[in-house]
Molecule: transfer RNA
Organism: uncultured Oscillospiraceae bacterium
Order: sequence, then C1' cells, then structure tokens
RNA sequence: UGGGGUGUAGCCAAGCGGUAAGGCAAGGGACUUUGACUCCCUGAUCGUUGGUUCGACUCCAACCACCCCAG
Repeated sequence: UGGGGUGUAGCCAAGCGGUAAGGCAAGGGACUUUGACUCCCUGAUCGUUGGUUCGACUCCAACCACCCCAG
C1' cells in the first nucleotide's frame, strides 16, 4: 500500500428492514437470626458520520479501532 473479516450492556453472545433475546456480573426487593441458595424487578437508541427507505443493528458510502492474508 492492496484485499478480506469483526465492532451490539462491565464481560460473553443472538439478531438477516417493523422500536434489541439469553447467560454471567452489578443495583434494589422478597425469603433468612445473618450469610449462602432460590424467586421477582431494573439497565443498550447497536464503533463514528452521512445516504437509501414510511421505517435501518440489519442495505450503501466514507472514516476509526482491532485481527488475518499478500507485497
């Protein structure tokens, strides 16, 4: 420098155009003499900026970060 891939909660991770599942962790509550276990509740506008669309995590472009390949 060229090509490809991945960016979703503190961590892991689903989603394939109609307002984002689940697990662990965290906070609050119930139970308990206390703790643990168990049960209930709470949290994201999806890397950034634009575009297409009635509507975008999803499609398109550029950029950013990381990884792989070639030179």